[in-house]
This record gives sequence, C1' cells and structure tokens, in this order.
RNA sequence: ACUGCCGAAAGGCAAAAUCAGGGAAACCUGAUGACGCAAAGUCAUGGGUCUGUAAUCACAAAAUUAUUUUUUCGUGAUCAUGAUCGCCAGACUGCCGAA
Repeated sequence: ACUGCCGAAAGGCAAAAUCAGGGAAACCUGAUGACGCAAAGUCAUGGGUCUGUAAUCACAAAAUUAUUUUUUCGUGAUCAUGAUCGCCAGACUGCCGAA
C1' cells in the first nucleotide's frame, strides 16, 4: 500500500402520520416521528407519473340581443410554463471502516 473481516462498528439521511406555514392543486418548508436507504447527496437533461391556475373546445342554465348576438356561472375534455431525483435512466460530487 492492497485485500478480507465489513455495510460489522461509529456516523449520515428521513417514509407514513400529526401540527404550523406557503400554494388553485400536485406538492413544498419547519417541528415531531422512523418506513426504509451504501449515494434516500446535488441537478428537471431523457422517459414515466401527479396536478390543472390560466388558456382552448364542447354541453347546460340564466341574463341580454335585430339575430343561432353578447356576457355570466356551472359541468366535462384537452393542455404545463407547475410538481415529483425516496419512479427509472443519465450527469456531477462523495465520508467512515478497528483489532
């Protein structure tokens, strides 16, 4: 120096749930808490998944109009520019290990 002992030991992160806050929502932040994780560190680059404010279209109702016109509200559908890295892949970085 390398290998084994050995993901042993010592550490690290923190699911669900609850409370508080943010958000239209998905979800995020903090606290409590540990389901698990050897990259469950970081990055939304590719794919997947989630949400649908706004927008567009359709239908229905009401008001209005010369008119099948215009507006308002409701329901449904489409759609990320939103979210998810503890969904998969990729990229970058990386600690400890005694006798």

Predicted 3D model of a 99-nucleotide RNA (c-di-GMP-I riboswitch aptamer) from a Chloroflexota bacterium. The source organism's lineage runs through Bacteria, Bacillati and Chloroflexota. Its Rfam family is "c-di-GMP-I riboswitch aptamer". Rfam links the family to the GO term cyclic-di-GMP binding. On this family, see Weinberg et al., Nucleic Acids Res 2007: "Identification of 22 candidate structured RNAs in bacteria using the CMfinder comparative genomics pipeline".